[in-house]
RNA sequence: UGAUAGAGGUUGCAUUCUUUAUCAGUAUCCUUUUGGAUGCGGCAGGCGCAGAUGAAAAAAGGAGAAAGGAAAGAGUGCCGAAAGGGUGGAUUACCUGAGGAUCCAGGCCUUGGGCACGAGGUUAAGAGCCGCGUGACUGUCAUCCGUGAAGAACGGAUGGGGCGCUAUCGG
Numbered sequence: 001u002g003a004u005a006g007a008g009g010u011u012g013c014a015u016u017c018u019u020u021a022u023c024a025g026u027a028u029c030c031u032u033u034u035g036g037a038u039g040c041g042g043c044a045g046g047c048g049c050a051g052a053u054g055a056a057a058a059a060a061g062g063a064g065a066a067a068g069g070a071a072a073g074a075g076u077g078c079c080g081a082a083a084g085g086g087u088g089g090a091u092u093a094c095c096u097g098a099g100g101a102u103c104c105a106g107g108c109c110u111u112g113g114g115c116a117c118g119a120g121g122u123u124a125a126g127a128g129c130c131g132c133g134u135g136a137c138u139g140u141c142a143u144c145c146g147u148g149a150a151g152a153a154c155g156g157a158u159g160g161g162g163c164g165c166u167a168u169c170g171g
Stems, first nucleotide, its partner, number of pairs: 001170006009079001012078009028063007038050004043097004082111004087105006112138002115135004120130003140160008
């Protein structure tokens, strides 16, 4: 230096399916009454549609969700697993534009892992997730100290970063 095989675990990582709770007695729909000119197609412009045969809005009564997000269980693929940020591309309500969202790609940057706490972002949510900070823990290697015959092993301290670490094979 290359190839192959591995390890990390308070819930390792991703994904699919099923179930459950939440969302929510919310959105929406129907009826009645009040109301009295606007309302709708997400935003802006355009274009269109509904409306005095009564718009918006409010109250009462009736019916009443879903998606995204979460948890548990099972399956599958895995151990830069993967996540986040840029970048590029595609799609996106009638047209154009902006923004946002979703999906795809793989080049680049950051992160060893999970946990707790803090403020922030996201979110319907003080759930969960995301990045940041702090803390201890854990895995791994290096150095030092102690025990030890020992460069083994065990214990302790400090430090490093996954471009790391271990094993085998090759150059």